[in-house]
Molecule: RNase P RNA; transfer RNA
Organism: Kocuria soli
RNA sequence: CAGGACGGCCGGGUGACCGCGCGACGCCGGACAACCGGCGUCGCGAGGAAAGUCCGGACUCCGCAGAGCAGGACGGUGGGUAACGCCCACUCGGGGUGACCCGCAGGAAAGUGCCACAGAAAACAGACCGCCCGCGGCGAUUCGUCGUCGUGGGUCAGGGUGAAAAGGUGGGGUAAGAGCCCACCAGCACACCGGGUGACCGGUGUGGCUCGGUAAACCCCGUCCGGAGCAAGGUCAGACAGGACACGUUGGAGGGCUGCUCGCCCGAGUGUCCGGGUAGGCCGCUCGAGCCCAUCGGCAACGGUGGGCCUAGAUGGAUGGUCACCGCCGCGUCCCGGGCAACCGGGCGUGUGCCCAGAAUCCGGCUCAUAGGCCGUCCUGUCCC
RNA sequence: GGGGCGGUAGCUCAGCUGGUCAGAGCAGAGGACUCAUAAUCCUUUGGUCGUGGGUUCAAGCCCCACCCGCCCUACCC
Numbered sequence: 001c002a003g004g005a006c007g008g009c010c011g012g013g014u015g016a017c018c019g020c021g022c023g024a025c026g027c028c029g030g031a032c033a034a035c036c037g038g039c040g041u042c043g044c045g046a047g048g049a050a051a052g053u054c055c056g057g058a059c060u061c062c063g064c065a066g067a068g069c070a071g072g073a074c075g076g077u078g079g080g081u082a083a084c085g086c087c088c089a090c091u092c093g094g095g096g097u098g099a100c101c102c103g104c105a106g107g108a109a110a111g112u113g114c115c116a117c118a119g120a121a122a123a124c125a126g127a128c129c130g131c132c133c134g135c136g137g138c139g140a141u142u143c144g145u146c147g148u149c150g151u152g153g154g155u156c157a158g159g160g161u162g163a164a165a166a167g168g169u170g171g172g173g174u175a176a177g178a179g180c181c182c183a184c185c186a187g188c189a190c191a192c193c194g195g196g197u198g199a200c201c202g203g204u205g206u207g208g209c210u211c212g213g214u215a216a217a218c219c220c221c222g223u224c225c226g227g228a229g230c231a232a233g234g235u236c237a238g239a240c241a242g243g244a245c246a247c248g249u250u251g252g253a254g255g256g257c258u259g260c261u262c263g264c265c266c267g268a269g270u271g272u273c274c275g276g277g278u279a280g281g282c283c284g285c286u287c288g289a290g291c292c293c294a295u296c297g298g299c300a301a302c303g304g305u306g307g308g309c310c311u312a313g314a315u316g317g318a319u320g321g322u323c324a325c326c327g328c329c330g331c332g333u334c335c336c337g338g339g340c341a342a343c344c345g346g347g348c349g350u351g352u353g354c355c356c357a358g359a360a361u362c363c364g365g366c367u368c369a370u371a372g373g374c375c376g377u378c379c380u381g382u383c384c385c
Numbered sequence: 386g387g388g389g390c391g392g393u394a395g396c397u398c399a400g401c402u403g404g405u406c407a408g409a410g411c412a413g414a415g416g417a418c419u420c421a422u423a424a425u426c427c428u429u430u431g432g433u434c435g436u437g438g439g440u441u442c443a444a445g446c447c448c449c450a451c452c453c454g455c456c457c458u459a460c461c462c
Stems, first nucleotide, its partner, number of pairs: 001381010012326007020045011047356001051367002054365005059229004066262004071225005076090005091105001092103004106220002111218002113214003128159002130155011167185006186210002188207008233283004242274006254266003275462004290309008327354002329351004334347005386458007395411004404442001413429005435451005
């Protein structure tokens, strides 16, 4: 210098005027009610994802929720956390020259299922061609045999098929062959030694043990899970019109918000259908596993301690508009300087230029979208010292 | 806000336990029949299985993420 890997951060700024929502204070006002409104001053007013609603919690109610089955989720190990399917570190497997990246990463030697087409055979392996042996017929013959057809067997080394053909190479062995036997290699199981908290790693020995894939098929093993959700729930106000049927009042309907069984509890009304009315106010509501800084522990995620800060709460849903200046970017037949030139720097003018996107009970994550820019660490290649 | 379902040809829908299975009806095109049209019969065209990635020898089907569409969901008597 070029190409690349990873991590972190910003993502227009300032001011004026007008407008909107909320809070505090002050002054007024309205009432059909809960309650609300107006004006003034001061203060605050979107994000890195507020999004998708995919996980986990807080919170609220169901009766503080018991057991079993069913069902669902997760799945290397150790740690972090309120919890998680998240995060960190490590192990294993795969990719890359490398920095580094990716992994829904338990079990196929518990059982069951499936493996299309092709192929002889697809999981208790298998005989189409080939190779070898026996028997029979025919032909040839130099009388040793040879060829061919049929038939009964042996064989998995070779051919061919397939995604996959039942360890690989070499030698022995055999009628021909084969882990049939042997050596080495690869894998597996078991035992032992060493290291590590552990997953696991390294080594030694024994056993011919050679065992296909699929669990994002059923399933098995281990861990976790009660259900519903702020339209939870509470409270106040207002309106109307109830009716039919069924079951039941302690031998009890119905209910306890995913199914079944049992147990327990509540229990005097309940369920279904038809019909009618309202679609209002307030609380919940934003101070919280909160943010920032320093320091200590830890490789890290994170935790401890100390100090400082208060930072939106709408409910048809506020956070916007105009102007000026600045920053960045693009454009220009303009000007100045440098340079042979390409071009570079500065000025001036100009622009619907400057991403994705808008809180809704609140947090922790994940995922997806995101113009442009900044910082740091590292890798590879080339050249120079 | 919460819960559930779906996306396959121009339209409406099938697709079983993953396998040569990408189909049916209507529509379109061509032909036959008819004097002509319709109906009927025959032939035929037409597909990124919403998108992307993964598992598998193999994906419309299984798994994950995303996009789009539809439905349900208040209280009182």